The part of an RNA shown here (small-subunit ribosomal RNA, 5' domain) has 503 nucleotides and comes from a metagenome. RNAcentral holds the full RNA, with entries from SILVA.

[in-house]
Context: one part of a larger RNA
């Protein structure tokens, strides 16, 4: 002297833009945070239209709505940081050892049949959660068959490499496709290729501690098997007896990694808040199901802890998701509005959801702008305070003259963001904001520090080693420029100190 996600004292006018549980990964009451698709299916069927009627109502067309089956999505977006010193991150490479729904490109296909289930509706059981049983029914839900590039296995030819081998052609065998709705358009199916996202493995680098010196038996490293998209002791089972280590292995301690942030002339130190990338958790440990993608925060299933219904039989639940609450703390915010805008799911669309995201709210938290008035005004009024009583200061300061009106505040106008989607009307939360334009008036708007030396600013009175001050020296025991109180000064200023951190 700078810096901060700060707090604590006084103190407080306006605006912009950011930030805001650093502690209990402590525990949650309420609402909300992932649904959408009738242009996949079969119910259910309000409002309206037609006709028809015995005025009760029936037929048909259109179809809102509701739960189902089926499709996609839920693996994204969000949120925290507990674990982890790890190929966990960053960098720079490798995969001839990989995989990729929806996208886009290419090419060829979309034959032919079958049997169930849900939803209904009856019944039964249970206090509920929910099961259970009989009958009925569709589909882009499910099976069978057929045809096939193509996959596997046998043979044989050719190009090419980095060793295991890559590509490509033929020969015979083995298995496996598909979906429809039709006007069209939407899709289903193989193949290959491409873009996007992952998955693996490798070299570097990035804390502290030898008061931790040696560690290992699936351990090192082979062959066979097995499992993964896939390589691999990932696993299994034989066999060998290896691996690592003072260039610190083992073990303890702390810790998400980096982009970057502060500080610094820089080297280097110090952090990893918010915004961006990667990781890794989701009430604690385990587990795999379904998918292209999880071993899945707002799935499942077992276990513990816990809190909550319960008819005592059995049940339900997970805010480190947005606000809230308690509880810790020195400390951190509405149980707000809107999909208008950007993103995403879903759907041909209209459109539905969307605490992603936009925006308000609260907070001087923290940076930037403003304003609290300009200009003149000396017999230097009055008080004040000091005095050598003469004065001297506060001090152009006021006052009282001309003024101007920024903010605030009243009034009247009044957007931008709208690209877009709609056949049109028409459609902004923010918001009647922002600006603009008029009115009134100096009107409403200044505090905190600190004056002994570092250190920039002095007099008085009180007090008398007392009360007290201190950040180091240190002041105070009757004249204290060091306590307190005033006057007057000095530094900052909508903020000044104070403490804690780190350069």
């Nucleotide at each position: 002297g700078g810096a901060c996600g700060a707090a604590c004292g006084c103190u407080g006018g306006c605006g912009g833009c950011g930030u805001g549980c650093u502690u209990a990964a402590c525990a949650c009451a309420u609402g909300c945070a992932a649904g959408u698709c009738g242009a996949a299916c079969g119910g259910u069927g309000a409002c309206c239209c037609a006709u028809c009627u015995u005025c009760g109502g029936a037929u048909g067309g259109u179809g809102a709505u509701c739960a189902g089956u089926g499709g996609c999505g839920a693996a994204c977006g969000g949120g925290u940081g507990a674990g982890u010193a790890a190929c966990a991150c960053g960098u720079g490479g490798g995969c001839a050892a990989c995989c990729u729904g929806c996208c886009c490109c290419u090419a060829g296909c979309u034959c032919c049949g079958g049997g169930a289930u849900a939803a209904c509706c009856c019944c039964u059981c249970g206090a509920a959660a929910g099961a259970g049983g009989a009958g009925c029914u569709g589909a882009u839900a499910c099976c069978g068959g057929a045809u096939a590039u193509c996959a596997c296995c046998u043979c044989c030819c050719c190009u090419g490499g980095c060793a295991u081998c890559a590509g490509g052609g033929g020969u015979g065998g083995u298995u496996g496709a598909a979906a429809g709705u039709u006007u069209u358009u939407c899709g289903g199916c193989u193949a290959g290729g491409g873009a996007u996202g992952g998955g693996c493995c490798c070299g570097c680098g990035g804390c502290c501690u030898a008061u931790c010196a040696g560690c290992u038996u699936g351990u090192u490293g082979g062959u066979g098997g097995g499992g993964u998209a896939a390589u691999g002791g990932c696993c299994u089972a034989c066999c060998a007896a290896g691996g690592c280590g003072a260039c610190g292995a083992c073990g303890g301690g702390u810790a998400g990694c980096c982009g970057g942030c502060c500080u610094g002339a820089g080297a280097g130190g110090g952090c990893g808040a918010c915004c961006g990338g990667c990781c890794a958790c989701a009430c604690u440990g385990g587990g795999a199901c379904u998918g292209a993608g999880a071993c899945a925060c707002g799935g499942c299933c077992c276990a513990g802890a816990c809190u909550c219904c319960u008819a005592c039989g059995g049940g339900a639940g997970g805010c480190a998701g947005c606000a809230g609450u308690g509880g810790g703390g020195a400390a951190u915010a509405u149980u707000g509005c809107g999909c208008a805008a950007u993103g995403g799911g879903c759907g041909a669309a209209a459109g539905c959801c969307u605490g992603a995201c936009g925006c308000a709210g609260c907070a001087a938290c923290g940076c930037c702008g403003c304003g609290u008035g300009a200009g003149g005004g000396a017999u230097g009024a009055c008080g004040g305070c000091c005095u050598u009583c003469g004065g001297g200061u506060u001090g152009u300061a006021a006052a009282c003259c001309u003024c101007u009106u920024u903010c605030a505040g009243c009034a009247g106008g009044g957007a931008c963001g709208a690209a877009g989607c709609g056949a049109a009307a028409g459609u902004g939360a923010c918001u009647g904001u922002a600006c603009c334009u008029g009115c009134a008036g100096a009107a409403g708007a200044a505090g905190c520090g600190c004056c002994g030396g570092c250190u920039a600013a002095c007099u008085a009175c009180g007090u008398g080693c007392c009360a007290g001050c201190a950040g180091c020296c240190g002041c105070g025991g009757u004249a204290a420029u060091a306590c307190g109180u005033a006057g007057g000064g000095c530094g900052c200023a909508a903020g000044c100190g104070u403490u804690g951190u780190c350069c």